[in-house]
RNA sequence: CGGGGAGUAGCUCAGUUGGUUAGAGUGCAGGUUUGGGGUACCUGAGGUCGGCGGUUCAAGUCCGCUCUCCCCGACCA
Numbered sequence: 001c002g003g004g005g006a007g008u009a010g011c012u013c014a015g016u017u018g019g020u021u022a023g024a025g026u027g028c029a030g031g032u033u034u035g036g037g038g039u040a041c042c043u044g045a046g047g048u049c050g051g052c053g054g055u056u057c058a059a060g061u062c063c064g065c066u067c068u069c070c071c072c073g074a075c076c077a
Base pairs, nucleotide, nucleotide: 001073002072003071004070005069006068007067010026011025012024013023019057028044029043030042031041032040050066051065052064053063054062
């Protein structure tokens, strides 16, 4: 330098052909249960979907640029 993949809740991830409110598990907070703790159950908080721009009535999803990480190749030594 070229090609490919990944980026969504604190963490691990899903998200269909662009369409109703962005979700699950785990973690966290509160509650029930217990003599207390754990387990179990219930409730809740937590997101500008990496960033910017574009297309569209509508973008996590499509397009362009860009940032970070991973893999492959090339180049130099």